[in-house]
RNA sequence: GCAGGCCGACCGCCGAGUCCCGGCGGCGCAACCAGCGUCGUGGGAGCCGGGGACCCAUCAGUCCCUCGGGGUGAAUCCGUCACGCACGGUAGGGCUACCUCUGGCCCGAACCCGUCAGCUAACCCGGUAGGCGGUAAAAGGGGAGCGA
Numbered sequence: 001g002c003a004g005g006c007c008g009a010c011c012g013c014c015g016a017g018u019c020c021c022g023g024c025g026g027c028g029c030a031a032c033c034a035g036c037g038u039c040g041u042g043g044g045a046g047c048c049g050g051g052g053a054c055c056c057a058u059c060a061g062u063c064c065c066u067c068g069g070g071g072u073g074a075a076u077c078c079g080u081c082a083c084g085c086a087c088g089g090u091a092g093g094g095c096u097a098c099c100u101c102u103g104g105c106c107c108g109a110a111c112c113c114g115u116c117a118g119c120u121a122a123c124c125c126g127g128u129a130g131g132c133g134g135u136a137a138a139a140g141g142g143g144a145g146c147g148a
Base pairs, nucleotide, nucleotide: 010134011133012132013131014130018045019044020043021042023041024040025039026038027037028036029035046128047127048126049125050124051123056118068116069113070112071111072110077089078088079087080086092107093106094105095104096103098143099142100141101140102139
């Protein structure tokens, strides 16, 4: 010097998954205390989701059996098949660093409830995890904004 990896700060991205307070506990620094940091727990705000009447929608007989059914999420459906959690498409979603269009690129998973859920005021319940990027297609057209 080059290439790769890891850690921290900063700036960004997906996503509801952010912000605030320290009450309690653990650990670390501190002789002890105070204090600080960190983790867990707790509280508040915001955000997201589910359950749940009338009306509406659905069903228009009843009963039985189910290939049960339903939910979070963009993540469904179709085809091929040497049936492998294979391959190719696809509804849909995201990125392109102010926005939008064109073009380009990527994803198209996973999990939960447990035979039960249409909508749904009041009301009730739950979640607030994680995972990435940083010289670039970070491109081109238009617009906005800022500066002179």